Notes: This is a predicted structure of a 469-nucleotide part of an RNA (small-subunit ribosomal RNA, 3' major domain) from an uncultured organism. The coordinates come from a structure-prediction model, not an experiment, and the mean pLDDT is 83.
Context: one part of a larger RNA
RNA sequence: UGACGGGGGUCCGCACAAGCGGUGGAGCAUGUGGUUUAAUUCGAUGAUACGCGAGGAACCUUACCUGGGCUAGAAUGCGAGUGACCGGCCCUGAAAGGGGCUUUUCCUUCGGGACACAAAGCAAGGUGCUGCAUGGCUGUCGUCAGCUCGUGCCGUGAGGUGUUGGGUUAAGUCCCGCAACGAGCGCAACCCUUGUCCUUAGUUGCCAGCACUUCGGGUGGGGACUCUAAGGAGACUGCCGGCGCAAGCCGCGAGGAAGGUGGGGAUGACGUCAAGUCAUCAUGGCCUUUAUGCCCAGGGCUACACACGUGCUACAAUGGCCAGUACAGAGGGUAGCGAAGCCGCGAGGUGAAGCCAAUCCCAGAAAGCUGGUCCCAGUUCGGAUUGGAGUCUGGAACUCGACUCCAUGAAGGUGGAAUCGCUAGUAAUCGCGCAUCAGCCAUGGUGCGGUGAAUACGUUCCCGGACCU
Numbered sequence: 001u002g003a004c005g006g007g008g009g010u011c012c013g014c015a016c017a018a019g020c021g022g023u024g025g026a027g028c029a030u031g032u033g034g035u036u037u038a039a040u041u042c043g044a045u046g047a048u049a050c051g052c053g054a055g056g057a058a059c060c061u062u063a064c065c066u067g068g069g070c071u072a073g074a075a076u077g078c079g080a081g082u083g084a085c086c087g088g089c090c091c092u093g094a095a096a097g098g099g100g101c102u103u104u105u106c107c108u109u110c111g112g113g114a115c116a117c118a119a120a121g122c123a124a125g126g127u128g129c130u131g132c133a134u135g136g137c138u139g140u141c142g143u144c145a146g147c148u149c150g151u152g153c154c155g156u157g158a159g160g161u162g163u164u165g166g167g168u169u170a171a172g173u174c175c176c177g178c179a180a181c182g183a184g185c186g187c188a189a190c191c192c193u194u195g196u197c198c199u200u201a202g203u204u205g206c207c208a209g210c211a212c213u214u215c216g217g218g219u220g221g222g223g224a225c226u227c228u229a230a231g232g233a234g235a236c237u238g239c240c241g242g243c244g245c246a247a248g249c250c251g252c253g254a255g256g257a258a259g260g261u262g263g264g265g266a267u268g269a270c271g272u273c274a275a276g277u278c279a280u281c282a283u284g285g286c287c288u289u290u291a292u293g294c295c296c297a298g299g300g301c302u303a304c305a306c307a308c309g310u311g312c313u314a315c316a317a318u319g320g321c322c323a324g325u326a327c328a329g330a331g332g333g334u335a336g337c338g339a340a341g342c343c344g345c346g347a348g349g350u351g352a353a354g355c356c357a358a359u360c361c362c363a364g365a366a367a368g369c370u371g372g373u374c375c376c377a378g379u380u381c382g383g384a385u386u387g388g389a390g391u392c393u394g395g396a397a398c399u400c401g402a403c404u405c406c407a408u409g410a411a412g413g414u415g416g417a418a419u420c421g422c423u424a425g426u427a428a429u430c431g432c433g434c435a436u437c438a439g440c441c442a443u444g445g446u447g448c449g450g451u452g453a454a455u456a457c458g459u460u461c462c463c464g465g466a467c468c469u
Stems, first nucleotide, its partner, number of pairs: 007469007015459002019422005026313008034304002042053002064299007077122002081117003087102006105114003125288002128286003134282002136277003139273001141271001146185006152161003165176003191265004196233007206222002210220003236259001239253001240251004315415001319374007331362003336355002341350003381412001386407007428451007
């Protein structure tokens, strides 16, 4: 000077408390450990690994294993030399590969050039090792309010002061004081989005009034409204009252769509953990070079006594099933989205209109509402598992895809110790879209809207953090 303390003081955070819903019990999905295996490729491991890298493992991916093959090699450049290459066919083979047959150049200033093959050689290759040699990127403390510098002053010096103190704030935010005076990186603001209004603009969007209407904004027409998307206004404790020196705080105060940071996002200081990543990429060193490189087929990454994490579905009546009926937002679409109609119980098939999309399509929102039924039961709850029959993608669904139909109908009656999330359009609950993608093991991830709560006395205690001592 820091750090630490079951020292003290002050303060904060879904940290506790107050509430609501879960996890831990069941079945399944997924990741991990372990075990097994020829291989079950590698990495991530308290918080900060474990639906993580992976935003798509049947082949490919793929790095692993078994077997078959290649050796200047799968790619690129230079290159003596050759004249083809491409294409077609045959044999062998699981393929890769190997062997053979056939076909066969162009331009030219005749020096050569283009293109292809290609010896030797120069150069390769490595998802091999080291993240404790590194760059870059990332997690975490933490969106916590801190971390420093210049000059001055103090101290022999390390260093201190400033940054402490009294108030205040979400904030080292601001005010007052002070041997300090200033400044920088952070905070805040500037950026995006959402909530209100105005202006501009009016198609593919909209329809108040006026006509027509096959009752569909369908047509004429209209720019008012909704909306779209560009510009602007608006919120600043600005005004009022109270308290206060001030900063600021309080007010079922006014006005206002919004009030004290309006809500959300992007944004992460100096640093910490020799944190993570040599397998995104880059890179030093080391290792390898007929193999630790490369090609191919098949298998594996999907194994299964078990243990853990994260989820989904349930255990039911605030419910299940049947019929009818209403209302979104945000997205995606040309190797694409694919309507109507017809066929099929269905997955789907057929069909081809329209659409490079405010035009057409995906597209039926679901919970909700109305009516009916079930009557507390392992059930008309629950759907695992298994048998059979199919559909689709793909060269190919045995290992190892999704979906449909019929049948089957397991555990499960609210879950021990323990433990997690959440303070408002939040939790809970309901469905819809997208990326990846031929298809999909998505119950994951990431967005979108619909319905829409309860509770916070308080800071003694648990956890983490900040300042002073």